RNAcentral holds the sequence, with entries from ENA and Rfam. The RNA shown here (Bacterial RNase P class A) has 361 nucleotides and comes from Halorhodospira halochloris. Rfam family: Bacterial RNase P class A. It is annotated as a ribozyme. It is recorded under the gene name rnpB. Lineage of the source: Bacteria > Pseudomonadati > Pseudomonadota > Gammaproteobacteria > Halorhodospira. The model forms 92% of the base pairs in the Rfam consensus. Its mean pLDDT, the model's own confidence on a scale to 100, is 76.
RNA sequence: GGAGUCGGCCAGGCGGUCGCUGCGCCCUCAGCGCGCGGAGGAAAGUCCGGGCUCCACAGGGCAGGGUGCCAGGUAACACCUGGGAGGCGUGAGCCUACGGAAAGUGCCACAGAAAACAUACCGCCGAUGGCCAGCCCGCUAGGGCUUAGGCACAGGCAAGGGUGAAAAGGUGCGGUAAGAGCGCACCGCGCGACCGGUAACGGCUCGCGGCACGGUAAACCCCACCCGGAGCAAGGCCAAAUAGGGGGGCUAUGGCGUGGCCCGCGCCGCCCCCGGGUAGGCCGCUAGAGGCAUGCGGUGACGUAUGCCCCAGAGGAAUGACCGCCCUCGACAGAACCCGGCUUACCGGCCGACUCUUUCU
Repeated sequence: GGAGUCGGCCAGGCGGUCGCUGCGCCCUCAGCGCGCGGAGGAAAGUCCGGGCUCCACAGGGCAGGGUGCCAGGUAACACCUGGGAGGCGUGAGCCUACGGAAAGUGCCACAGAAAACAUACCGCCGAUGGCCAGCCCGCUAGGGCUUAGGCACAGGCAAGGGUGAAAAGGUGCGGUAAGAGCGCACCGCGCGACCGGUAACGGCUCGCGGCACGGUAAACCCCACCCGGAGCAAGGCCAAAUAGGGGGGCUAUGGCGUGGCCCGCGCCGCCCCCGGGUAGGCCGCUAGAGGCAUGCGGUGACGUAUGCCCCAGAGGAAUGACCGCCCUCGACAGAACCCGGCUUACCGGCCGACUCUUUCU
C1' cells in the first nucleotide's frame, strides 16, 4: 500500500424572520408577554417477551400452542453472554430449529436388482452336485481318474461396474473356487470403567463387542419445560336535555280509555329526590425495569453504590415555512399507554480492535 473481519458512534451545520404545540411565571379568566421543552436508530413490521388495566380462576388433568446442546444474565423472552458440538473460511471470524430414528406409524419422486423383514442387472466363481469330452479297469452292467478338460444347468458371492441426494462401516494383509468382519492390524462405531469439566462434552487412557438396526421428527409422534383471555377504542371519574326509568308530593277530588253505569285498573299535568347513562369533559398520559458520569464485583451479558439530570405527550392530531452563508450536497423514514428484544429499510461518514497479503528498511 491492497483486501477483509468484528464492535461502537454520527445522520448536514450556523444565523435570521414568521408560525404550531406542552408546561411554568405574570395576570381575575382568556389573550398578550417572558422562560424552558418539542421524533428515531429504526418512531416501521406488530413477530416474540413483560409492565399496566379489566374479566375469569380451589386444586389437578385433557385438548391446544410454544420452546428444545450446556451454564449463566434478565421483570420476561423465541433475546443476550460465555462455553460445547457440527459446518464454512488461509485467517481475523461467521453460520446452526443442535432433545429422541434401539416405542410405534408414515414417507423416500426419477433412476436403480434393491430405498430397508434386504436384494442380484452387468459381473466373479462354479470348489460341491449335474451334463459333455478324454483316459483307465471290466465280457457286459457299471466303476474310477482328469496333473489348469469343457459347459454355466443347479448353486455360491456381493469384491468390482452401473443407478441414485442417499446402497447395509473404511484401508491393508491373510483367506477363498470366487468372495465376504470370514480372521487379524489400524481407523471408525457402540457399551463400560477411569481421568478432566458445574454441565454440554472431551481424552492417541484401558477393557469388552465384529459391528447390530440408511435417511427423514420446521412428518405424525415420544420426552422435558413453559403458557388463562382480551387489550389504552384497556379501564376509571364527572355528567346536559324538550330522551327515558324508579320513588314521593301537589292539584280541578280533574280529563281520557276500559264502545252503558259504579268500583277497580291503566294513561295524561306540575314540583322535588334517586340511581343508570348518551353527547360532552377529565383522568389513565409519560419520572421510567429512565439517562449520563465515576467507582466496585464479574471473562462477559449484567449487577451494585454514589453523584448529577428531567429528556415530546397531542386528541383532527404540534415538531413547519421562507431567506442568507458554508460543506463532502444530505439516505431510510414521523411518536399516539409504556418498556426489553428481534427483523426489515437506509446517501454516506468517523473511531477502535484484529486478520491475510505485497513491497521497502